RNAcentral holds the full RNA, with entries from Greengenes. Predicted 3D model of a 352-nucleotide part of an RNA (small-subunit ribosomal RNA, central domain) from an uncultured bacterium.
Context: one part of a larger RNA
RNA sequence: CUGGGUGUAAAGGGAGCGUAGACGGCAUGACAAGCCAGAUGUGAAAACCCAGGGCUCAACCCUGGGACUGCAUUUGGAACUGCCAGGCUGGAGUGCAGGAGAGGUAAGCGGAAUUCCUAGUGUAGCGGUGAAAUGCGUAGAUAUUAGGAGGAACACCAGUGGCGAAGGCGGCUUACUGGACUGUAACUGACGUUGAGGCUCGAAAGCGUGGGGAGCAAACAGGAUUAGAUACCCUGGUAGUCCACGCGGUAAACGAAGGUUGUAGGGGGAAGGGGGGUAUGGAACCCAUUCGGUGCCGCAGCUAACCCAAUAAGCAAUCCACCUGGGGAGUACGUUGCCAAGAAUGAAACUC
Numbered sequence: 001c002u003g004g005g006u007g008u009a010a011a012g013g014g015a016g017c018g019u020a021g022a023c024g025g026c027a028u029g030a031c032a033a034g035c036c037a038g039a040u041g042u043g044a045a046a047a048c049c050c051a052g053g054g055c056u057c058a059a060c061c062c063u064g065g066g067a068c069u070g071c072a073u074u075u076g077g078a079a080c081u082g083c084c085a086g087g088c089u090g091g092a093g094u095g096c097a098g099g100a101g102a103g104g105u106a107a108g109c110g111g112a113a114u115u116c117c118u119a120g121u122g123u124a125g126c127g128g129u130g131a132a133a134u135g136c137g138u139a140g141a142u143a144u145u146a147g148g149a150g151g152a153a154c155a156c157c158a159g160u161g162g163c164g165a166a167g168g169c170g171g172c173u174u175a176c177u178g179g180a181c182u183g184u185a186a187c188u189g190a191c192g193u194u195g196a197g198g199c200u201c202g203a204a205a206g207c208g209u210g211g212g213g214a215g216c217a218a219a220c221a222g223g224a225u226u227a228g229a230u231a232c233c234c235u236g237g238u239a240g241u242c243c244a245c246g247c248g249g250u251a252a253a254c255g256a257a258g259g260u261u262g263u264a265g266g267g268g269g270a271a272g273g274g275g276g277g278u279a280u281g282g283a284a285c286c287c288a289u290u291c292g293g294u295g296c297c298g299c300a301g302c303u304a305a306c307c308c309a310a311u312a313a314g315c316a317a318u319c320c321a322c323c324u325g326g327g328g329a330g331u332a333c334g335u336u337g338c339c340a341a342g343a344a345u346g347a348a349a350c351u352c
Base pairs, nucleotide, nucleotide: 003324004323005322006321007306008305012320014201015200016199017198021194022193023192025088026087028085029084031082033081034080035077036076037075038074039073040072041071042070048066049065050064051063052062053061054060091191092188093187094186095184096183097182098181103177104176105175106174107173108172109171110154115149116148117147118146119145120144121143125136126135162169163168206247207246208245209244210243211242215241216240220236221235222234223233258319259318260317261316262315263314266297267296272291273290274289275287276286277285278284301308325352326351327350334345335344336343
């Protein structure tokens, strides 16, 4: 390389958009590049295979045939691929009518709680722990009442609920805005799938500039514990956490499961639409069913087993990514991008 694989053994890219490429619906006609058939030429000899022969045999040698799976020319074929032409509607998309949602961005508003400040009441403790101490407090704390300030997060509702491509999204209102779903079948007519490179997004921590800073809290300080205690526990506490703009580009970025399509039983649950019926002011209730999402259990099948099983890890098709014993090592060197930190790409010697 091939082959075999990628939930947990090595292995799915963090996610999307999309270029080249690869793959691609139904039917008709034309062409004939691929494809199929025939013919001709060529495919040196030797070698190879088969048959026969010559050295006493064999090796070796000779004769004949085959083969040389190829190439070129030519005559036909048209199922499949391709290409061209004009069509189709089932894939895909648009329109129209609807309802659902923590989808996104911006602005404004609200209440509870913590902390701080001011004032009142009030007096000796408070706080903290396994027990303590550091700490706070007679300069009046803790507790309690009233007023004020400021920042951050939004209890209940809340749900194996919802939305989003992923990261993620949760008080309320408004504005702008993305996507999905249902019904209809008016329109386009294969416009599709995937996607090397590329571009964009991307938790937390981190970085730059400027704000902000209530609570929490790396570092740090002190008190304990301990043989020690650079920890676990306690009292404090700075970056940070928050906002704006920029950078960075990583995570157990996980369903440890790449995308799309087709296919093959059933049961009950919860929930967004549609359909029918009862009732009606509106809600509501019932019935069977359909489309779409979300979980559980289970058949065949699959699996090393666990398990998965219409949301497959079954049976198939197609495109991309990745794996190939452990350590050395996600290291070194080189290169790329970065303010830095670090990231991406990514070996070998040696060793078992």

Its Rfam family is "Bacterial small subunit ribosomal RNA".
Model confidence (mean pLDDT): 84 of 100.